[in-house]
RNA sequence: GUAGUCGAACAGGCGAUCGUCGGCGGCGGGGUCGUGAGAUCCCGGCGCGGGAGGAACGUCCGAGCUCCACAGGGCAGGGUGCCAGGUAACGCCUGGUGCGGGUGACCGCGAGGAAAGUGCCACAGAGAAGAGUCCGCCGGCCUGCGCGCCGAACCGCAAGGUGAAGCGCGUCGAUCGGCAAGGGUGAAACGGCGGGGUAAGAGCCCACCGCGUCGACGGUAACGCCGACGGCACGGCAAACCCCACCCGGAGCAAGGCCAUGUAAGAAGGCGACGGCACGCGCGCUCCGCGAGGGGCACGCGGGUCGGAAGGGCUGCCCGCCCGGUGCCUUCGGGUAGGCUGCUGGAGGCGCGCGGCGACGCGCGUCCUAGAGGAAUGAUCGCUGCCGCGCACAGGGCGACCGAAGCGCGUGACAGAACUCGGCGUAUGAGCGACUGCGACC
Numbered sequence: 001g002u003a004g005u006c007g008a009a010c011a012g013g014c015g016a017u018c019g020u021c022g023g024c025g026g027c028g029g030g031g032u033c034g035u036g037a038g039a040u041c042c043c044g045g046c047g048c049g050g051g052a053g054g055a056a057c058g059u060c061c062g063a064g065c066u067c068c069a070c071a072g073g074g075c076a077g078g079g080u081g082c083c084a085g086g087u088a089a090c091g092c093c094u095g096g097u098g099c100g101g102g103u104g105a106c107c108g109c110g111a112g113g114a115a116a117g118u119g120c121c122a123c124a125g126a127g128a129a130g131a132g133u134c135c136g137c138c139g140g141c142c143u144g145c146g147c148g149c150c151g152a153a154c155c156g157c158a159a160g161g162u163g164a165a166g167c168g169c170g171u172c173g174a175u176c177g178g179c180a181a182g183g184g185u186g187a188a189a190c191g192g193c194g195g196g197g198u199a200a201g202a203g204c205c206c207a208c209c210g211c212g213u214c215g216a217c218g219g220u221a222a223c224g225c226c227g228a229c230g231g232c233a234c235g236g237c238a239a240a241c242c243c244c245a246c247c248c249g250g251a252g253c254a255a256g257g258c259c260a261u262g263u264a265a266g267a268a269g270g271c272g273a274c275g276g277c278a279c280g281c282g283c284g285c286u287c288c289g290c291g292a293g294g295g296g297c298a299c300g301c302g303g304g305u306c307g308g309a310a311g312g313g314c315u316g317c318c319c320g321c322c323c324g325g326u327g328c329c330u331u332c333g334g335g336u337a338g339g340c341u342g343c344u345g346g347a348g349g350c351g352c353g354c355g356g357c358g359a360c361g362c363g364c365g366u367c368c369u370a371g372a373g374g375a376a377u378g379a380u381c382g383c384u385g386c387c388g389c390g391c392a393c394a395g396g397g398c399g400a401c402c403g404a405a406g407c408g409c410g411u412g413a414c415a416g417a418a419c420u421c422g423g424c425g426u427a428u429g430a431g432c433g434a435c436u437g438c439g440a441c442c
Base pairs, nucleotide, nucleotide: 001438002437003436004435005434006433007432010429012384013383014382015381016380017379018378020051021050023048024047025046027044028043029042030041031040032039033038053414057425058424060423061422062421063420064419065252066251067250068249072319073318074317075316077248078247079246080245081244082096083095084094085093086092097111098109099108100107101106112243113242117241118240119237120236121235134183135182136179137178138177139176140175142173144171145170146169147168148167149166153162154161155160191209192208194206195205196204210232211230212229213228214227215226217224218223256341257340258339259338266332267331268330269329270328271327274307275306276305277304279302280301281300282299284297285296286295287294288293311323312322313321314320348367349366350365351364352363353362354361355360387410388409389408390407391406395402396401
């Protein structure tokens, strides 16, 4: 100088003018209530302070909060998936283990189980998981051919020549057998590699590696490392179904609560159930009694207690529980959708100290940082900052060029609260720090 990796933070600053939302304080006027102090509502001014984000986006997770609802079990369904921690919790974060990518700084992980079972691995290939022989290697027998050995017989006076049978080697073909090592196919081929052995081969044997079992040592653990034994289970895919472990009620601020207004106390269909007990009151009849009074039956009203149908609720289903019990369910139809609240003080921010590798925790101190309600936080001007472009002095350079200062022009991207928070994912501008690679110079 350049290319990269990781990290933290920023998202222009100051001032002026106009505008806008809300808070606090106070002033003026008016209404209502009140004996009064005062309370409350409306209108208009004044002063002081405050007013979008790192992602407010995605709605992917987790919660706070509200309701179902007093809230329990099971099935289904869903989520996570190495170990140890953090956290209110999580599928997040931190640290580690193992594996993968990268020259490296670093990054990523779909990380339990394939011997519980089922399923898939196209095409190619002989063969894709108790597989398999296309090419090929080796051997036996046979036919033919070639060569060699031996040598019957024959010819020859001799030297020598011809030369059957047999044997051996080689080769072509056919057949029988052995091989799964080599080659080919494929994403992947039934351990790898070196040697021995073999007719040729094969964990057939051996050393090393891999794998399995057991054990020592280290570590909380995942796991690492060392040793012994074993010739050794038939690959991959579970983000295929599945098995295993752990976790999970549902719906959501358009949740929910209050006030006001108004329609139609609407229509149709269906279900239905009220019962027992005692008490109090009223009343009728009746029995006993001289009478006072006592008993029985029925009815009406009132409250209590026990039981309880139809129906409804609890994500889907079951159990169970609850509501209901003179009302309930279904369909059609009608009205309202106005106002207030929920709505901002929190698992909160900041500073310091302590503990921890770290995520984070603890302690002390300090601060209050938008609450709109069809949706505010804006516009203009001046100066200035970062950055970019152009010109360019000093200076540097052989040169091309670089170029602090200076001058001129331009100027920030992604994007906007809507109950709140912890995460993750995605979009994005300019710089800063540390580390890694490459090039050049000293």
Source information:
Predicted 3D model of a 442-nucleotide RNA (Bacterial RNase P class A) from an uncultured delta proteobacterium. The sequence was found by an Rfam model in a public genome assembly. It matches the Rfam family "Bacterial RNase P class A". Rfam classes the family as a ribozyme.